A computed fold for a 346-nucleotide part of an RNA from a Phycisphaerae bacterium, annotated as large-subunit ribosomal RNA, domain IV. The sequence was found in a public genome assembly. NCBI's taxonomy places the organism under Bacteria, Pseudomonadati, Planctomycetota, Phycisphaerae. Its Rfam family is "Bacterial large subunit ribosomal RNA".
[in-house]
Context: one part of a larger RNA
RNA sequence: CAGUCCUUAAGGAACUAGGCAAUUUUACCCCGUAACUUCGGGAUAAGGGGUCCCUUUUCCGCUGCAGCAAUGUUGCGGGCGAGGGCGCAGAAAAUCGGCACUGGCGACUGUUUAUCAAAAACACAGGUCUCUGCCAAGUCGCACAGACGACGUAUAGAGACUGACGCCUGCUCGGUGCGGGAAUGUUAAGGAAGCCGGUCAGGGGCAACCCGAAGCUGGCAACCGAAGCACCCGUAAACGGCGGCCCUAACUAUGAGGGUCCUAAGGUAGCGAAAUUCCUUGUCGGGUAAGUUCCGACGCGCAUGAAUGGCGUAACGACUGGUGCACUGUCUCAAGGACGGACUCG
Numbered sequence: 001c002a003g004u005c006c007u008u009a010a011g012g013a014a015c016u017a018g019g020c021a022a023u024u025u026u027a028c029c030c031c032g033u034a035a036c037u038u039c040g041g042g043a044u045a046a047g048g049g050g051u052c053c054c055u056u057u058u059c060c061g062c063u064g065c066a067g068c069a070a071u072g073u074u075g076c077g078g079g080c081g082a083g084g085g086c087g088c089a090g091a092a093a094a095u096c097g098g099c100a101c102u103g104g105c106g107a108c109u110g111u112u113u114a115u116c117a118a119a120a121a122c123a124c125a126g127g128u129c130u131c132u133g134c135c136a137a138g139u140c141g142c143a144c145a146g147a148c149g150a151c152g153u154a155u156a157g158a159g160a161c162u163g164a165c166g167c168c169u170g171c172u173c174g175g176u177g178c179g180g181g182a183a184u185g186u187u188a189a190g191g192a193a194g195c196c197g198g199u200c201a202g203g204g205g206c207a208a209c210c211c212g213a214a215g216c217u218g219g220c221a222a223c224c225g226a227a228g229c230a231c232c233c234g235u236a237a238a239c240g241g242c243g244g245c246c247c248u249a250a251c252u253a254u255g256a257g258g259g260u261c262c263u264a265a266g267g268u269a270g271c272g273a274a275a276u277u278c279c280u281u282g283u284c285g286g287g288u289a290a291g292u293u294c295c296g297a298c299g300c301g302c303a304u305g306a307a308u309g310g311c312g313u314a315a316c317g318a319c320u321g322g323u324g325c326a327c328u329g330u331c332u333c334a335a336g337g338a339c340g341g342a343c344u345c346g
Base pairs, nucleotide, nucleotide: 001341003339004338005337006336007335008334010332011331014330019327027051028050029049030048031047036041038164052085053084054083055082056081058079059078060077061076062075064073065072066071086090098325099324100323101322102321103320104319105317106316110122111121126162127161128160129159130158131157132156138148139147140146165312166311167310168309170242171241172240175239176238177235178234179233180232181231184230185229186228190224191223194220195219196218197217198216199215202211203210204209243261244260245259246258247257270304271301282298283297284296285295286294
């Protein structure tokens, strides 16, 4: 000097991002126990008291003996009480919850980044939608093989979202998706009337060359031709979306109200400076001597909002924010001690 551990006057969180760490608390018996609540809980709530040894009264249980039985008595165990004793201290050591108030998130027990994250993430019971009629849908597979689904059959199976429970879940189908429709338009392969070429028997011509049937062959093609797309309807617990400007009441301010433009429709109930608020340490109230955090309100919501669920919620949480009580070497401010190191000598 650093490590592990022990103790500490007075103060007691002044430490610090934060009571991190370390204390406090702790067992058993008795008393007692609030808000809230889904009536189960909350709860070991909180907060108190007791605990050793000796003598002894008395009660209970088991057991053996005597007795017909009542009962008496032996031994063992347990309990209430009375008197006395010792110590600083009686759960004398060890094991062995600190507590309370108030927010956020997630209902809960669970699960997870083996090896920096345990959480508000995942899961969950519950809710909803969609698909699937059985050789099911879906999935594995090169497959007209074979399997899973399932020796199941719509109270079943699959996919997706949400996430206990309570109160609820508004408007919008213009876009995208999905479902349905079939009149019209468009539309492939294929079919195809017809048409234009090549070749050529043959014919014509003095010749160059010209015409050219059938067949074969190159091409064009009216017309016929499904789904799809266009088109129409439906569908948002499908993907998603849910306005602007101007004016207006007999102080002022505000704007119930009016006008106008645009839209598929213009955000309903709730909640709201929020895990969302930029401006912002918003403003007001509370708590503090003093509070960028916290709690309660307000609402110009930069840029909340309803199963990408909205708002509540008892219980629960090695989650996260704020506060208090108790307690402490966290600190004021450091000191002493133990052990094993480093280091010095050897």